[in-house]
RNA sequence: CUCUUAUCAAGAGAGGUGGAGGGACUGGCCCGAUGAAGCCCAGCAACCAUCCCUGACAGGGAAAGGUGCUAAUUCCAGCAAUACAGAUAAGUAUUGAGAGAUGAGGG
Numbered sequence: 001c002u003c004u005u006a007u008c009a010a011g012a013g014a015g016g017u018g019g020a021g022g023g024a025c026u027g028g029c030c031c032g033a034u035g036a037a038g039c040c041c042a043g044c045a046a047c048c049a050u051c052c053c054u055g056a057c058a059g060g061g062a063a064a065g066g067u068g069c070u071a072a073u074u075c076c077a078g079c080a081a082u083a084c085a086g087a088u089a090a091g092u093a094u095u096g097a098g099a100g101a102u103g104a105g106g107g
Stems, first nucleotide, its partner, number of pairs: 001107008013041001015040003021031003025078004042070003047066002050061003074099001079096006
């Protein structure tokens, strides 16, 4: 970098450091000197691993290990279908896809 697969409506700091940016991309809309990113600590969850149970699946426990996460639904939309509404515009809702994120396997 790429493929497969699962999940993405819950949860988590008024700490230290640091100093201006951040929320993937685009368009919105937001967050930020009442201090952004990053780092440390703390915390949340429980994918892998681990323990119990099972023929297996399912189920349950713990959280010391490997990841992950800790504004807003993956902040909203980005393509398509359907319904409503309507002026062939703009719009609203639902579903699916796409894109993205994270885990676990494979190349």
Predicted 3D model of a 107-nucleotide RNA (SAM riboswitch aptamer (S box leader)) from Orenia metallireducens. Its Rfam family is "SAM riboswitch aptamer (S box leader)". Rfam links the family to the GO term regulation of gene expression. The same sequence occurs in records of 2 taxa. The RNAcentral record of the sequence draws on Rfam and Ribocentre.